Description:
A computed fold for an 87-nucleotide RNA from Peptococcaceae bacterium UBA5757, annotated as c-di-GMP-I riboswitch aptamer. It was read from a public genome assembly, where an Rfam model found it. Model confidence (mean pLDDT): 88 of 100. Taxonomically the source falls in Peptococcaceae (Bacteria, Bacillati, Bacillota, Eubacteriales). It matches the Rfam family "c-di-GMP-I riboswitch aptamer". Rfam links the family to the GO term cyclic-di-GMP binding.

RNA sequence: AAACGAUAAAGGCAAACCUGCCGAAAGACAGGGACGCAAAGCCAAGGGUCUACGGUCUUAAAAAGACUAUGACAGCCGGUUACCGAA
Numbered sequence: 001a002a003a004c005g006a007u008a009a010a011g012g013c014a015a016a017c018c019u020g021c022c023g024a025a026a027g028a029c030a031g032g033g034a035c036g037c038a039a040a041g042c043c044a045a046g047g048g049u050c051u052a053c054g055g056u057c058u059u060a061a062a063a064a065g066a067c068u069a070u071g072a073c074a075g076c077c078g079g080u081u082a083c084c085g086a087a
Base pairs, nucleotide, nucleotide: 004085005084012037013036017032018031019030020029022027035075041080042079043078046077047076048073049072050071054068055067056066057065058064
């Protein structure tokens, strides 16, 4: 330095669910709470996933349906930076 990851040390994060709150939704935020996590830190410009207010299409119109990210997800893959040091 690269890889690797322990029943080590010091610390860290926080799923579901509940309450409040923002949002059309997906989802976010705050508090509680811990399923888990060695990057569960950061990045949405690569792949993937979710949502569809608005828009477009179908319709004479309505209803309904389809498509659409400019909205999201980093605890899906990926990229990137980093603490510790047994084997």